[in-house]
A computed fold for a 516-nucleotide part of an RNA from an uncultured bacterium, annotated as small-subunit ribosomal RNA, 5' domain. Its mean pLDDT, the model's own confidence on a scale to 100, is 81.
Context: one part of a larger RNA
C1' cells in the first nucleotide's frame, strides 16, 4: 500500500458497491417452469330467447335453442438442455491464444428462396361402470376426439449403385438407371400453422499447434498397449470397439508414479520496472447439483427442481409396503474468529408459451440488515480577557499553562426534525377515434423542491524512552506490568498504572491474520 476480512473501544447522515473464505455438512416450511380452449374430446356457472307448470302478477321452477365467456383433471404441441447455484473433482486439449483445421460433422426455434399439403383406416386417455391397497398408487369392462398414431398416393441435387469432367494431399461437384420414402389443420382480419429439399445465421461436436504449477527422497512406463487390413459403431474422424497380422510406442526437452489449502482465463492488488503473490464480485469457458453407474426422450441431456438400478442417510406405515434430495431464493440447525430478510413487484429489462389479451418468471428490478470497503457531508461560524471557576504543575506561592476555550453577544440552519408539494424511470400492448386522446410504477408518498423552529439532536480512538510527531506529577518498587525491536521496572520510572497536558488520525481509530 492493499483486503469478501475478524477482534477491541466508539458511532450522526447519505451514495455506489459488497456480504458462509469454514462442513460439496445434514435440512422443517414456503416458493424458484410453465403455457396454449385459435390442436382435441369434454366440463362449468352466467345472461338472452322459446315452451310448459305454479303464482302473492313482482317472479320462481323445469325443458329446449342458440350465443359469448371461463376452465379443475386428461390427450396433444412447444418449453422444461435456458436462466440459477457451486468449485467437490480435474495436472487434462479442462482452460488460455481476438490463434488454426473439418474434402470427417450435426444444428429445434429464426431469416431467405424452391416445390407441396391428395385419399383413408383403426385405436386410446379423460368420461361412465366395477375392483385391489393403510397409503403411494393401480387392475378390468365399456364409449369417444385430435395438429396423437398408422396406411396409401405423389415428389426431389435426400439415400444406394454406376459413370464422368476438372481440380486436389483428401471422402467434394455433376449426370444416367434402380430402390425406398412427406405432410394438419385451426381461425375468419391482416394473418398463423404443417411437409420435403437448397442457402444463411446461431449453437454445438471433433482434430491438431504454442505458452502457462511443484516434486527424481518417483527412472523406466505400456499389452488395446503402437501400427496395418477387414468388420462394427457414431452426426462424424479415430483401437472408439472387435477378429487377424506385424513388432512396434512414450521417456532425462522428465515419461510413469505420487502430492496439491490446484477449476481456468479476462482481470484485480503490489512494484519505477522486472518480478513474486492472487483468481472475491462483474464477464467468458469448464465442471458438478447426496454418492456410484448406465440409459430413455429429444434438434440438443447421459438431464439440479425427469425416469431406472445400487449406496449411505432421513421420514411415513395398518409392517404388506412407500416417500425424499436447498451447491435455486429466503429460512432454522451445525461447524466456525466470521458473513444478511422464511421481504415487495413483474412497473422496467430479459426469458418460456400463446394470433392476441395475457399467464408464468426468488432471472431481473427493488426494498431490508451489517461503518464490511470506497466516496461525500455534518457535529457550527464571527466577536469576546475581568485571561473567571475547577482540575493539573511548582527551587520562588508570586505565577505560567489548559485558553478565546467557556460564560456572554451577534449570525447561520447543511444533515437531522416537523409540515407541505411530489416525480423521471412509460413507451409499448390495448381501447376509442383518426394521428390525437386515454390506460399501465414494486421501488414510493421515496428522491427532489418549498416552508418552519432552535446551536439546537451528532466525537472518538491510539500514542507521547529512541526508531517516531508528542512531558510532567503521583502510585508501584526486578513486584504488578510494558515491549515490533533495542529494552524499561530492584524507592526520586518522560518506558508499568492513573491524572493534567500534548501529538496523530477522525465516524472512525487501533490490533491480528494472510499478500506485495
Nucleotide at each position: 500500500g492493499a483486503u469478501g476480512a475478524a477482534c477491541g473501544c466508539u458511532g450522526g447522515c447519505g451514495g455506489c458497491g459488497u456480504g458462509c473464505u469454514u462442513a460439496a455438512c445434514a435440512c422443517a416450511u414456503g416458493c424458484a417452469a410453465g403455457u396454449c380452449g385459435a390442436a382435441c374430446g369434454g366440463a362449468g356457472a352466467g345472461g338472452u330467447c322459446u315452451u310448459g307448470u305454479g303464482u302473492u302478477u313482482g317472479c320462481a321452477c323445469a325443458a329446449g335453442a342458440g350465443u359469448a365467456c371461463u376452465c379443475a383433471a386428461g390427450u396433444g404441441c412447444c418449453g422444461a438442455a435456458c436462466g440459477g447455484a457451486u468449485g467437490a473433482g480435474u495436472a487434462a486439449c479442462a482452460c488460455u491464444c481476438u490463434g488454426g483445421g473439418u474434402g470427417a460433422u450435426c444444428u429445434g426455434c429464426c431469416c431467405u428462396g424452391c416445390a407441396c399439403u391428395g385419399u383413408g383406416u383403426g385405436a386410446u386417455a379423460a368420461g361412465c361402470c366395477u375392483g385391489g391397497g393403510a397409503a403411494a398408487c393401480u387392475g378390468g369392462g365399456u364409449c369417444u376426439a385430435a395438429u396423437a398414431c398408422c396406411a396409401u398416393a405423389u415428389a426431389a441435387g435426400a439415400c444406394c449403385u454406376c459413370a464422368u469432367a476438372g481440380a486436389a494431399g483428401a471422402u467434394g461437384g455433376u449426370g444416367u438407371g434402380g430402390u425406398g420414402g412427406a405432410a394438419a389443420g385451426a381461425u375468419u382480419u391482416u394473418g398463423c400453422a404443417g411437409u420435403g429439399g437448397g442457402g444463411g445465421a446461431u449453437g454445438a461436436a471433433c482434430c491438431g499447434g504454442c505458452c502457462g504449477a511443484c516434486u527424481a527422497u518417483c527412472a523406466c512406463c505400456a499389452u488395446g498397449a503402437u501400427g496395418g487390413u477387414g468388420g462394427g459403431g457414431u452426426a462424424a474422424u479415430g483401437g472408439c470397439c472387435u477378429a487377424c497380422c506385424a513388432a512396434g510406442g512414450u521417456c532425462g526437452c522428465g515419461a510413469c508414479c505420487g502430492g496439491u489449502g490446484a477449476u481456468u482465463c479476462c482481470g484485480g492488488a503490489u512494484g519505477a520496472g522486472a518480478g513474486g503473490g492472487u483468481g472475491u464480485a462483474a464477464g467468458g469457458a469448464c465442471u458438478c447439483c447426496u454418492u456410484g453407474a448406465g440409459a430413455c426422450u429429444g434438434a440438443g441431456a447421459u438431464a439440479c427442481g425427469g425416469a431406472c438400478c445400487a449406496u449411505a442417510c432421513u421420514c411415513c406405515u395398518a409392517c404388506g409396503g412407500g416417500a425424499g434430495g436447498c451447491a435455486c431464493c429466503a429460512u432454522g440447525g451445525u461447524c466456525g474468529a466470521a458473513u444478511a430478510u422464511u421481504g415487495c413487484c413483474c412497473a422496467a429489462u430479459g426469458g418460456g408459451c400463446g394470433c392476441u389479451a395475457g399467464c408464468c418468471u426468488g432471472a431481473u428490478g427493488c426494498a431490508g440488515c451489517g461503518a464490511c470497503u470506497c466516496c461525500g457531508c455534518g457535529u457550527g461560524g464571527g466577536g469576546g480577557a475581568u485571561g473567571a471557576a475547577g482540575g493539573a504543575c511548582u527551587a520562588u506561592c508570586a505565577g505560567g499553562a489548559u485558553g478565546u476555550a467557556a460564560a456572554c453577544u451577534c449570525c447561520u440552519u447543511u444533515c437531522g426534525c416537523u409540515a407541505u408539494c411530489g416525480a423521471c424511470g412509460a413507451a409499448u400492448c390495448c381501447a376509442u377515434u383518426u394521428u390525437g386522446u386515454g390506460c399501465u410504477g414494486a421501488c414510493g408518498g421515496u428522491a427532489c423542491g418549498u416552508a418552519g423552529a432552535u446551536a439546537a439532536g451528532a466525537a472518538g480512538c491510539a500514542c507521547c524512552g529512541g526508531c517516531u510527531a508528542a512531558c510532567u506529577a503521583c502510585g508501584u518498587g526486578c513486584c504488578a506490568u510494558c515491549a515490533c525491536u533495542c529494552g524499561c521496572g530492584g524507592u526520586a520510572a518522560u518506558a508499568c498504572g492513573u491524572a493534567c497536558g500534548g501529538u496523530g488520525c477522525g465516524a472512525g481509530c487501533g490490533u491480528u491474520g494472510a499478500c506485495c